The prediction has a mean pLDDT of 81. A computed fold for a 1804-nucleotide part of an RNA from an Ilumatobacteraceae bacterium, annotated as large-subunit ribosomal RNA, half A. It was read from a public genome assembly. Rfam family: Bacterial large subunit ribosomal RNA.
Context: one part of a larger RNA
RNA sequence: AGCCAACGGUGAAUGCCUUGGCGCCAAGAACCGAUGAAGGACGUGAGUGACUGCGAAAAGCUGCGGGGAGCCGUCGACUAGGCCCUGAACCGCAGAUGUCCGAAUGGGGAAACCCGGCACUCGUCAUGGAGUGUCACCCCUGCCCGAACACAUACGGCAGGUGGAGGGAACCGAGGGAAUUGAAACAUCUCAGUACCUCGAGGAAAGGAACGCAACCGCGACACCCUGAGUAGCGGCGAGCGAAAAGGGUAGAGACCAAACCGUGUCAGUGUCAAGCCUGAUGGCAUUGCUGACGCGGGGUAGUGGGACCACGAGAGGCGGCAUCAGACGCCUCACGGAGCAGGUGCUGCAUAGGAGAACGACUCAGGAAAGGGUCGGCCGGAGUGGGUAAUAGCCCCGUAUCCGAAAUGCAGGUACCGUCCGCGUGUCAUCCCAAGUAGCGCCGGAACCGUGAAAGCCGGCGUGAAUCUGUGGGGACCACCCCAUAAGUCUAAGUAUUCCUUGGCGACCGAUAGUGAACCAGUACCGUGAGGGAAAGGUGAAAAGUACCCCGGGAGGGGAGUGAAAUAGUACCUGAAACCGUUGGUUUACAAACAGUCAGAGCGUCGUCAUAUCUCUCGAGAUGUGGCCGCGAUGGCGUGCCUUUUGAAGAAUGAGCCUGCGAGUUAUGGUAUAUGGCAAGGUUAACCCGUGAGGGGAAGCCGGAGCGAAAGCGAGUCUGAAUAGGGCGUAGAGUCGUAUGCUGUAGACCCGAAGCUAAGUGAUCUACCCAUGGCCAGGUUGAAGCGGAGGUAAGACUCCGUGAAGGACCGAACCCACGUAAGUUAAAAAUUGCGGGGAUGAGCUGUGGGUAGGGGUGAAAGGCCAAUCAAACUUAGCGAUAGCUGGUUCUCCUCGAAAUGCAUUUAGGUGCAGCGUCGUGCGUUCAGUACCGGAGGUAGAGCACUGAAUGGGUUAGGGGGCCCACAAGCUUACCGACCCCAAUCAAACUCCGAAUGCCGGUACUCCAGAGCACGGCAGUGAGACCACGAGGGAUGAGCUUCGUUGGUCGAAAGGGAAACAGCCCAGAUCGUCAGCUAAGGCCCCUAAUUCAGGACUAAGUGGAAAACGAUGUGGGAUUGCAUAGACAGCCAGGAGGUUGGCUUAGAAGCAGCCACCCUUAAAAGAGUGCGUAAUAGCUCACUGGUCGAGUGAUCCUGCGCGGACAAUGUAACGGGGCUCAAGUCCUGAGCCGAAGCUACGGGUAUCGUGAUUCCUUCGGGAUUCACGGUGCGGUAGAGGAGCGUCGAGAUUGCAGCGAAGCGGCCGUGGAAACGGUCGUGGAGCGGUCUCGAGUGAGAAUGCAGGCAUGAGUAGCGAGAGAGGGGUGAGAAACCCCUCCGCCGAAAGCCCAAGGGUUCCUGGGGAAGGCUAAUCCCCCCAGGGUGAGUCGGGAGCUAAGACGAGGCCGAAAGGCGUAGUCGAUGCACAACUGGUUGAUAUUCCAGUACCACCGUGUACGCGCCAGGUCCAAGAGUUGCAACGUUGGGGCUGUUCACCUUCGGGUGAGCGAACCGACCGAGCGGCUGGCGGAUAACUGACGGGGGACGCAGGAGGAUAGGUGAACCGGGGCGAUGGUAGACCCCGGGUAAGCGUGUAGGCGGAUUCCGAUGAGAGUUGGAGUCAGAACGCUGAGACGCGAUGCCGAGCGACAUACCGCGAAGUCACCGAUUCCAUGCUGCCAAGAAAAGCCCAGCAGUGAGCUGACACGGUGCCCGUACCCCAAACCGACACAGGUGGGCGGGUAGAGAAUACCAAGGCGAGC
Repeated sequence: AGCCAACGGUGAAUGCCUUGGCGCCAAGAACCGAUGAAGGACGUGAGUGACUGCGAAAAGCUGCGGGGAGCCGUCGACUAGGCCCUGAACCGCAGAUGUCCGAAUGGGGAAACCCGGCACUCGUCAUGGAGUGUCACCCCUGCCCGAACACAUACGGCAGGUGGAGGGAACCGAGGGAAUUGAAACAUCUCAGUACCUCGAGGAAAGGAACGCAACCGCGACACCCUGAGUAGCGGCGAGCGAAAAGGGUAGAGACCAAACCGUGUCAGUGUCAAGCCUGAUGGCAUUGCUGACGCGGGGUAGUGGGACCACGAGAGGCGGCAUCAGACGCCUCACGGAGCAGGUGCUGCAUAGGAGAACGACUCAGGAAAGGGUCGGCCGGAGUGGGUAAUAGCCCCGUAUCCGAAAUGCAGGUACCGUCCGCGUGUCAUCCCAAGUAGCGCCGGAACCGUGAAAGCCGGCGUGAAUCUGUGGGGACCACCCCAUAAGUCUAAGUAUUCCUUGGCGACCGAUAGUGAACCAGUACCGUGAGGGAAAGGUGAAAAGUACCCCGGGAGGGGAGUGAAAUAGUACCUGAAACCGUUGGUUUACAAACAGUCAGAGCGUCGUCAUAUCUCUCGAGAUGUGGCCGCGAUGGCGUGCCUUUUGAAGAAUGAGCCUGCGAGUUAUGGUAUAUGGCAAGGUUAACCCGUGAGGGGAAGCCGGAGCGAAAGCGAGUCUGAAUAGGGCGUAGAGUCGUAUGCUGUAGACCCGAAGCUAAGUGAUCUACCCAUGGCCAGGUUGAAGCGGAGGUAAGACUCCGUGAAGGACCGAACCCACGUAAGUUAAAAAUUGCGGGGAUGAGCUGUGGGUAGGGGUGAAAGGCCAAUCAAACUUAGCGAUAGCUGGUUCUCCUCGAAAUGCAUUUAGGUGCAGCGUCGUGCGUUCAGUACCGGAGGUAGAGCACUGAAUGGGUUAGGGGGCCCACAAGCUUACCGACCCCAAUCAAACUCCGAAUGCCGGUACUCCAGAGCACGGCAGUGAGACCACGAGGGAUGAGCUUCGUUGGUCGAAAGGGAAACAGCCCAGAUCGUCAGCUAAGGCCCCUAAUUCAGGACUAAGUGGAAAACGAUGUGGGAUUGCAUAGACAGCCAGGAGGUUGGCUUAGAAGCAGCCACCCUUAAAAGAGUGCGUAAUAGCUCACUGGUCGAGUGAUCCUGCGCGGACAAUGUAACGGGGCUCAAGUCCUGAGCCGAAGCUACGGGUAUCGUGAUUCCUUCGGGAUUCACGGUGCGGUAGAGGAGCGUCGAGAUUGCAGCGAAGCGGCCGUGGAAACGGUCGUGGAGCGGUCUCGAGUGAGAAUGCAGGCAUGAGUAGCGAGAGAGGGGUGAGAAACCCCUCCGCCGAAAGCCCAAGGGUUCCUGGGGAAGGCUAAUCCCCCCAGGGUGAGUCGGGAGCUAAGACGAGGCCGAAAGGCGUAGUCGAUGCACAACUGGUUGAUAUUCCAGUACCACCGUGUACGCGCCAGGUCCAAGAGUUGCAACGUUGGGGCUGUUCACCUUCGGGUGAGCGAACCGACCGAGCGGCUGGCGGAUAACUGACGGGGGACGCAGGAGGAUAGGUGAACCGGGGCGAUGGUAGACCCCGGGUAAGCGUGUAGGCGGAUUCCGAUGAGAGUUGGAGUCAGAACGCUGAGACGCGAUGCCGAGCGACAUACCGCGAAGUCACCGAUUCCAUGCUGCCAAGAAAAGCCCAGCAGUGAGCUGACACGGUGCCCGUACCCCAAACCGACACAGGUGGGCGGGUAGAGAAUACCAAGGCGAGC
C1' cells in the first nucleotide's frame, strides 16, 4: 500500500410528518381616493432589536352589543408595575385621534425636507418665535368687470360645486401596431389585428328593438352555447385562412325624441285701424295682426306606413277663458292597467360577534404513556366529517347533525304601502311632416370567408351632391318583375367574460432539490449606475424535565454524575444511506509490470455455521481433530473499460472527478388502423333541462343505408358515344357509438441548446463630443514685430546698437500621454510595475453642474467610444422564436429481423415514392433447386470481310530531283508515294465469326420452409467497408476512386486459425456436462498434438521482406566442340626471315596515323594481341613442340540459393527460445491435436402436428392446461409479444409499541425485471389480492443542485529593516513602554472638498473576520461623543440647463415654449487670538471685535397743524447778459513796404482777445397772485454699477528663512585643551479701530446730433489746462495688549497644576499682496441680485440719521478617514482620486541627494 470485517467521523439521501402551496366548486364582493387613497418614512412599550398593532389621544381612546375569569400581542424569557365579577382580556358594530411623504394641492424640492402669505390666538416692552385654520390647477354654474371693434366677445375678478386629478389582478370597448416564425428560400400571404404602447368605462363591458334575413314559404331586437362545418368560399388557388342562413338551447323587454300642428316669450321685418281676442250673436278690449329666427310648453313616433290637419265618437262630476247665451275645447278627480330606468317607510331574508348541543365504565396485558390487544357489561346517533389529548377514542376535550341569536351598521333583482310617471278610438287620403353637405355617385383605402376579383352590402378620407311615401334603401355586378325594410337622433335589464379580494368546502394535486420565487421575518440577503435580476434556509422530546454538582482545560470541548422510555434524542439535536476520512483486527505484497476481472489454486486466518470422527458428560450438551461454507490469497490459463458517433473505436475521436437527489414521447382535439364491448339496416346524441346522486330526458345534428356524371340529370345503374356496341366507375362482403393501443394532423408536441429579429423601456457617475462656470502649468533658454538712438539717403530703402517680449518656439519637473524593452500572465493589478520615451502657453490639462440614446448618439475616422459589453448597448417582453444541426432519452424477457440501392429533389449528412424488415388477413406450392426440351442474344475469345488505326517488303500510277532536251518524248533516282500483292498487327463506341455462364418458357422430380404472391397497420434504411471476380478513371499507383440484377464477410457475428489483427481461412453461440468426433490450422520447448516414416534440395539462418541488373554458388535436363593418334590447365622450349612493308613523319623499325596485309623458313610464328621506347631495344600473346595422363571447353532450359539491400530508445523483417540428412523447402505416406461446428445425455422456450383436459359459445368455433413427436431459438436500426417494480385511487383482506416504514448485514427463491426470511438499527405507521390512474424506473445530455475528494500539506501569504530590554497575560517575533537602528520628507507630513456613514473616544471580549499568531484591531459587546448671528448651505442673485399657468403643435402617450419658478462650479454677505476635553471647537470658555433688526433715552435735524412766508404759469417793473451790430486800441500773428549786424526792427493794412456803446434771446430782483407747497415708507419700469480675455515685465511690500560679537535662561567637561568672540535653547502675538503711505485711476468747460418722461446713455465739434482736488490702495506704524504666549524652573497617583526672562538688529526673500492695476496683443473675452441715482401709482402724520444703553438673531452640516486599511477598484488590492500649505544645506528649480517638523518600520 491492496482486499475484507467490525466500530467511528463527515455528510445529508431515504422514510415518516406538515404550519405552506397548487387546482377547482359554491356563495359574497367587484372598487378605494381632495372628509387626502394605494404605498411608504419616522415614531410609539417601564426596560424593546425585529415583526405585528397603533399615531404626539400612538400594542391604544369612547359608545353600544357579544363574552364570562383571568389579563398587560409574537420571537421570548425575566424584572418592575398594574387591570379585573362595579364584568377585565378577547370578538363584533359605530365613532374619536390619525406626525410627515405620497394625486400631494400655499411656494420650492435631491419623497418623507426647506421657505412663506392671510385670519385668529399665545408669548415678548418690541423684533425674532409658537399654535389652529386657510391659500394649487382645470372644468362646470352664477355674477361682476370689460379690449382690439359700435353692440358683443376674449381676457380678468368674485362666489358656489361630497366635480375632476391618483391607485387597482383579470375581464371589456377604442386609438396605434411589430417581428421571430410558416411558406422547407422569399416579396403577396402567414404568424396577427397577436405581443406591446396608449386612452376610456363598468361590475360587467360591448351590442340591441331592422333602411335585417329569407326566397315566392316565411321569420321578427341583441348577446352567448350546440349544430350547420372544416361546409360555401378566399388563397403566389401555395402555405394556409375560413363564414352565413336555417335548426336546437340559455335568457327574454321594450321605450323616448326631431319634424308637421297649437300656444307662449323675446328679437327683427312688414303693415295698418281692423284681417285679432275658441266659434256664433251682442257688448267690450286693444299698438293688435302677418312673416321670420330663437327659447319654452303642448302634440307626436310609424312600415299590414305613421302622424299632423280635418270630420266624427267616447261613463260621471267639477273647473277654466273679457262678459252673457249656446256650442266646442282644455284641465282635474273617480276606476283599471303598466314601469320603476328616482325616492321613502315597514315586513321578511341575508351578512358582520355568538349560544345550546347526545352517549363508557371496570378489570387486565405489555408499555414512559392507551385512545391499542384481551375479558366483562353498556350507551348515543338528525351527531361514526375533522382536529386534539403521552401509540390507533362515536360516548375524554374542541367540535359535528340539529336548533336558537343582534343594541348597531350594511345588502336584497323579494314583498306591502306611500309618492311619482305613462297609457282612448274611428273615418277620409285632399294638404303638410316624417332627421342634408346626409343618401347616392366618382377616386383612394379599411374591415368582412371574400388578397380587386363579375364584387354587391358596411366603414373612412377627398370631391360631387338628391328625394319626402306616386318617396327612399336592400335582396352579391347590372336591368326588369316580385319581395323585404323605413337610414342619416337617443336609451335599454337578463342570458355572456373575469377574479386582486371575503367566507365555506372539495381533490386517484405536492410533501421541503417537490409544491408559489418565498412552509423559515422573501421579493428578504445579495448583484447591478439603472431598468432589472434574485437565492439558500422545516423536524430534540409526550413534557425543557435543555445536564445542579465534581474533574481536565484560558476557552472551545470533553469525562463523570443527574433528567428522560431513549442522550449514538444534548438545542451542530427524528431516521441518518452513499461518496469521502479514520481506528482496530485478518490476509497479501520488497526481481516484479498492465481493463484490475474470471477460472484453477498452495498457504494463513476462521467469531460463526454445517458435516464427520474421537473423548468427556449432569444426556441439555461440551471439548478436540478433519473437511465444506467464509476472508485474504502466492502462482498459473484466458482476457484491449462504459457510452456515443461511425464503413470501422481499447482507441491517441466524444462525454463523465466521485456520491446522493432531480432530469426527456405528455396532454387536448381531429383522422386512420387494430383489439375489444353495446346495438344493428341501423347506430349515436350535442348544447341544454330535471335530479343530492345514480340516473332520466333532449333527434337539432352526424355516420351508414346508391351510385355514376364536369354538370343538368338519371338511377342498380350511370358516363362516354350516333349506338342497344365497346370501355370506365358501380351493383352481388354492415354499420355505428364507446373504451384501449399503434401511427398521424393542429398545437412548444421527446428534452436541453443558438447566433439573431421585433416591441417597450433603462443607461453619457466609464467614455466621445458639446454647453456653462471655476482651477492648474517649478525652473531655465531663445529673442519676432513695435519703439528709441546712431549711421546712411534728395527723401527713402537699408545697416548697427539698445529696448522690447512674440511664438500651436526650445530644454525640462508637476500634469497629460503610452513609443521601446524587461517583468508579470491561476498577476500585487480583469491592462499594472521597473528602466528609458513623447507633449508640457496650448488644437493644453483638469474639477463641478448640465446636454446629445440605440439604426440612435458622438467620432482631428481606429468601425473607435456610448458603465470591465459594440459592424448596432443593456433590461424585460413576443418566447417554450426557429434549429433539414450536435448531444441526451431511465426496468426485464421472448419471436423475427433490415438498409447504406433506384428515381426525383435550390438536392447531395434532409425528404418523397419504390426496394429490403415486421405484424395481421387472404390465396396455397404458385417459390427455389436439378434434369430434359424449346427459345432470344453478340459478351469472352477470335478475326481483319466492313469502319478506322498501323509496320516492313514488292509492284507502281502520280509528284519532286538529276541527266538529256527546239518541242514532244526518253533515261535515272539510298526521294515522297495512292491502288494492288506478300508478310506481320491493333480496336469500348470495328465484326466474316463466336462460346461458357446467365436469362425466358414448358415438363418432370426433389423440397413443405420465417418459401412465394396480394391487401392492410407500423417501421427503419437511403454515409457503407474490405476481399475475390469483371470493368472505367489513375501511372494496367494507393489501406485511392466509380460501376456490376457478380459472389462473400463485416456492418448487425461471438467461437477456432492467421503472434496480436471489423472486412482473410474455418465455422454461425437456446442452456448445462472434468464425454466423444472433426474443420481451418497445427504436432522440438514456450503450447494441446510426431524430435513420425520415406525421397530430394538449400548452406544463404535462405527459410524469417523487395526490382532491374550482375555473378566460374549449387542440383537437374538438353545440345555441341576438343580428347589415349594424348585434349584442357600448369611447367620447359620456340615464337624466325624478306623488312625499319609502303606512305607519312624530325623519327614511325609489328605496336601515332593511312594503305596494303604478301612471300619465305618451318613443328610453329600475325607485315603482328598487349606492355614498352624519342625511335630502336626489351617483355609477352596468338601459334608450335616437349612433359603430364583423362577428361576438358562452349551454349541453352530449369530447382534452390548470393549480391543489389541505408533511419532514427534496444535485438526488433521466424511471436520468442532456438533450428542445418532441419524444428527450412519440395514430394509421398501414417497418426494425433484442434472450435461455442457435429455427436451423446439432460433442461428451457417458440411454433407445427397428434392425443387428451377444462371453460365459453351465436354450435361455425374460440380460449386454457397437459403429454408425445417434428422443427427452430447470433443479432444493430426496427416490428411484434409477454411481464417486473414505483406512486396514488376504489374494493377486499391483513400486519403493527411483544415494534410499521426506512436503513445496514446475512440466508434463501425465481427465466429476468425482482421477491421472501432472519439479525441489528429505528420508533409510527404499512402490506397482500383484483381493478383503475400516472409528474412511473437514470450512468452518460462540456446536464441541474448539494456534499465530498484529487491536485497538496503543494503554489501562495500582495513592493519598503530591524534588534535588545521591560510590562501584561494561560500563552508574546507581531500588543504596551523604553533604548538604539532604519525609511519618507512637493510626502509615506498637515488642512479642505467629494465620497463613505460611527470607522471617532472610553471600558470590556477573542468564536468568526485579520492571508500566520494575537493579550491587539478599522473585528464583537456596552456606554459616550459632533454645541455657531459671523465657518459652509438655506431664509439673497443668476449661468448652462430643467420644469413650465395660459399658448402652439401632435393618432394617444406627448413635444415645444411665454410669463414665471428652479438651478453653483460663479456674484453678494458680519470674528479673531489664546485656553480647554478621553472624544468638539473661528461652534464651549476668556479676552477683544463686527453685522442686521427691535426697544428706550439724549441732543440735533426734516415735517404736519396754526400763523407767517414763499412760489410755477401769466401780467407789470427792474437789473445782469450770450449772439449780433459798431467804435477804440494795438500785444501776438499775418500781408505789403523799408531798414538790418540777418537775430530782427520800423511803418501801413487786416485782425482774435481786450475795452466802450447799442441791441436784447435768456437769467435774476421787486409788486401782485386763481392755485400750490410736504417729511418719510413702499416702489413696477429706467439708468449707473456689479462686470470679467490672454500674455508679459518692472516696482513696492509681506509671509517665510538665515545670521548675530546683541538680549534672556541653562551648562562647565570621564580623555590633551575649554569661564570663552565657549556650548545648548529661545529671541512671539490676531481680527478690529485709527492713520492714509509706495502705487494706481480720473482733465475742465461750451455747443450740436440720436435716444429717453426724466435722470441719463451715446456720437461729434470747439476752447483751456497739464496742476490742484477727488477716488482707490498693499504695507508700515499706533491702539488692541499692564493681556496672552513663551525657553526654563517647581510641584505632582509620573496624568490635573503653579511661577515665568528676553521678546531686538541685520541680511535674503516669494509662485502671496498692492493688482479685476499697468503695458502689449487679437481670437475681442457671462448673467442677475445686493449697492447707488432718479422716481410713476399707492400709503401717509409723524419721521430719518447719529450716539449711548438694553435686547433679539431661525433651520441644516460640524465626530472620524480623506493620494487612503475607512472613497472608486469583489480584498486591510503595488492601480485611480480635485484644491490649499510646502522649512534647511547644495542647486536655476516644486529636478535630484541628504535632513527638519511630523509620520512610519507595511499583519507571517